[in-house]
RNA sequence: GGGCGCAUAGCUCAGUGGUAGAGCACCUCGCUUACAACGAGGGAGUCACAGGUUCAAUCCCUGUUGCGCCCA
Numbered sequence: 001g002g003g004c005g006c007a008u009a010g011c012u013c014a015g016u017g018g019u020a021g022a023g024c025a026c027c028u029c030g031c032u033u034a035c036a037a038c039g040a041g042g043g044a045g046u047c048a049c050a051g052g053u054u055c056a057a058u059c060c061c062u063g064u065u066g067c068g069c070c071c072a
Base pairs, nucleotide, nucleotide: 001071002070003069004068005067006066007065010024011023012022013021018055026042027041028040029039030038048064049063050062051061052060
């Protein structure tokens, strides 16, 4: 330098045009002498950034940034 893949909640990931979810973690309550486990409820997201297409974009297209793999 070229090619491919990835970027979504604190962490690990799903979702791939129609207003975003799970597990774990966190907070509150119950239970317990207490803690854990368990049960109930709750908070947490500019879907990496910018632009384009579309009635509508996390999803499609282009560029940028970061990370990983391969080739030279």
Transfer RNA from a Propionibacteriales bacterium, 72 nucleotides, folded computationally. The sequence was found in a public genome assembly. It matches the Rfam family "tRNA". Rfam links the family to the GO term triplet codon-amino acid adaptor activity. Its mean pLDDT, the model's own confidence on a scale to 100, is 82.